[in-house]
Context: one part of a larger RNA
Formats: sequence, C1' cells, structure tokens
RNA sequence: UGACGGGGGCCCGCACAAGCGGUGGAGCAUGUGGUUCAAUUCGACGCAACGCGAAGAACCUUACCCAGGCUUGAACAGCGAGUGACCACCUACGAAAGUAGGCUUCCGCAAGGACACUCGUAGAGGUGCUGCAUGGCUGUCGUCAGCUCGUGUCGUGAGAUGUUGGGUUAAGUCCCGCAACGAGCGCAACCCUUGUUUGCUGUUGCCAUCAGGUUAAGCUGGGCACUCUGCAAAGACUGCCGGUGAUAAACCGGAGGAAGGUGGGGAUGACGUCAAGUCAGCAUGGCCUUUAUGUCCAGGGCUACACACGUGCUACAAUGGCCGGUACAAACCGUAGCAAAGGAGCGAUCCGGAGCCAAUCGGAAAAAGCCGGUCUCAGUUCGGAUCGGAGUCUGCAACUCGACUCCGUGAAGUUGGAAUCGCUAGUAAUCGCAGAUCAGCACGCUGCGGUGAAUACGUUCCCGGGUCUUGCACA
Repeated sequence: UGACGGGGGCCCGCACAAGCGGUGGAGCAUGUGGUUCAAUUCGACGCAACGCGAAGAACCUUACCCAGGCUUGAACAGCGAGUGACCACCUACGAAAGUAGGCUUCCGCAAGGACACUCGUAGAGGUGCUGCAUGGCUGUCGUCAGCUCGUGUCGUGAGAUGUUGGGUUAAGUCCCGCAACGAGCGCAACCCUUGUUUGCUGUUGCCAUCAGGUUAAGCUGGGCACUCUGCAAAGACUGCCGGUGAUAAACCGGAGGAAGGUGGGGAUGACGUCAAGUCAGCAUGGCCUUUAUGUCCAGGGCUACACACGUGCUACAAUGGCCGGUACAAACCGUAGCAAAGGAGCGAUCCGGAGCCAAUCGGAAAAAGCCGGUCUCAGUUCGGAUCGGAGUCUGCAACUCGACUCCGUGAAGUUGGAAUCGCUAGUAAUCGCAGAUCAGCACGCUGCGGUGAAUACGUUCCCGGGUCUUGCACA
C1' cells in the first nucleotide's frame, strides 16, 4: 500500500421490511446429471452452467456408431513426365456412394495450346489436443462511482498528498475549506425512442362543412379543418416565487406548463478482477495424424429411461367451464411469397384464384372484455395426460422420430413441507398478436399492444456494494 475481520462510523441497492404473484406437490414440454447403449457427438458447472452454444437433430444438418467405398483425395493450387481422355448418355452389379463395360477430346495449316486423366513430387485435409501458449469476441463485479497521471510538496524509503475534511448529489455531482495546482479515462451531456405544440406535406390516409348516392359503406364529386404520415422547429433550464441553508452548492414547497427537477424507456459498460468462457463461429503458435484422427455414402444415434435437479406450460375451477351474440389494438411479414370472395368437408384441410412488389391488397379472427343463456360445488359440463381408431399437411421419405384434426378413452391433480424466486407503475399480474430460425415442426426466444393493481413505517437484521477509520499472526 492492499486484502481480510462473526471491528466501528456514514451511505446505497426489490437487500430486508410492507405488499402482489409464483417455484418447491401433480401431468406434460424442455435442458442437465446419472444410468444404459454399437453410438447415445462436443462444449458450458455457485452467483456469472442447466428452454445455455442450438434463431428450430426425420434425411441433410452431424461432429457420434455400424457397414460399404476412395487415397494428390470432397474443394484450392505449383512443377515434371505420360496418356487422350473426362463429363454426359446407355448397360450390368449395388442400399447408396461407386465400380466395371459401351460410347467418346477440343482449337490451330503447323509449331503448339486448352481441357481432363494417370504417375511422381512439394503439399492439401483434420469439429484431433492444448482457452494454462494466443488474437478477436463475451460474461461478471456493475451503469457500481470509481481508476489514474503531470508538476509541486512531504517522507531515508516503500509511498503519501491531490482523491482526505464540512455540506450536497443518482454520481470523484457540485460548493466551501485545505500543500497543493491542474489534467485524463469514467459520471453527466451530445445519439435513438416516447410524451405536448407549431409550420410544411395531403396520397394510398382523413371526412367537419357543401352536393350526390346506398339495404349499408368516404361509396362519388369535393375539401385538407380534424386524425394521421413524414420532415423541420419550439419546449424543461432549478428558468421564476417563497422558505431552509454558510451569503455557497443544494434541498423543501409553490406557480405556470403536455411534461419538473436525470420527465419515461433504450443504446452507451472506466482502470481492472475471476490463468472466468470460447482452439466446435473465425483466426492462430506448438504438438499429433497423413491408405487416416482425412474424405464419400446407406442405415442407426444425438429423441434411450429404475431415477435426481433446473427452467417453463397446463391445471386443480363459479372472479369459473360451456353455448350464442357483439366491440376495441399495436407492431410485424409477404412474389420460389401473402392469398380474399365463393364452393366442398364436423374438422385439420382442399378447390379457387380477385388483389398486392404494399399508409393501396392479403396474413387478420385480436383475446381477455361486454350482453344473454346454461351448469350449482361434484374428481364434476373442472382438468386434460395416456391409450385405441380414422384422417389432413409438409416433404424423395413421418417405423425408429414431425405438426395438426375428428371420434372414443378420461390418469394425476381439491392450491402444494423445509425452503426459495420475481416485481415499486402503465410496473406486477393477466390477455392475445407478430417475427427470426424455418419445406414441415415453438409451452422456448425476441418484439407488440389490450386490461391493469397492492405496498414501501423504516434501515435493527440477512445478502451485495461504496467510502472513511481501526486491528492484523496474510501478500
């Protein structure tokens, strides 16, 4: 000087407390451990591994296993020699890969050249090992308020000072003081979005007024007022007033205002820590391999199943289930695509093909909600697992191993022990919609809107962090 303390002081955080809803019990989905297996490919392991890499394993992917092949090789490329083939097509064998046979070069007058194959040689290849040799990228403490430097001064020196102190802040934020004076990386601001207004814009959007028109409808003329689209600007700065304060910084209250003290949300992550993660995204040193640890291909496996754990979904019902009617979004996607009307089917779906390269057309029904009816507290008209049968779709192909539909079947489950998690406002809870990946496959993930709470006295305690100080047998 740090680190540490079941030392102390001050302060903060959904850290506790106050509340709301969960997990832990059930069934299923999914990941992991374990076990099994020819193989169940590999990585990730407290927080910070476990719906993680994987934004999508039937084949492919695929790295694993078994079987069948190839050896300058599946792709790239140099040199030398030789050959005229190779590909395509046909035939045979084969599960395929491929092998064997048939057929068979091109340009140039020529020299020669092109292309392909064979042989040889340097060399390719490796998801083989090492993340404790590395780059790059990432997680974490933590969006915590810290981490440093120059000069000066002090100290023999390691170092200290500045950065401590008094206030204040979300903040090393600012003010005051001070042997310090300044500066840098962080904080904040600048960026995006959202909330208000103005100007412009006026179609594909809108419809207040005027006219026409309909069973109905901005449907038509017309208009750009309103909504809205997009562009530009204004607006918030403790700016104003009062109080507190040290006359400061600031804090408390108020006015005006759409918004008030960082307005809400996002992006942004200092010096460093964990030899944290990744050699399987990529790159790369070294080592290993080279008729195999490379490469091609068929099938299987990654989907196994006494069990254990994590993360989720659906429930256990009446604030509900079922039936009928009816209303209101945002964001996003669409030509190898989205697909309307209409028709067939109980349905999944099929036929159909208008329109749309999109403020135009389509996906599109939003759902919870509201209105009416029914059920009447039951293992039920709750719950839907499991199983039987019949189908639909995608795709060469759904046996291992897809999703969905219909009929039947109708399991556990009556609110969950110890324990434990999330959340402070348009949040939790609840409800649906879309997208990426994608032929098909979503209870996951990422976004979008609808409805919309309760509580916070407070900082004694648990956890984590900051700062000052103290002790120290640690470095």
Molecule: small-subunit ribosomal RNA, 3' major domain
Organism: uncultured bacterium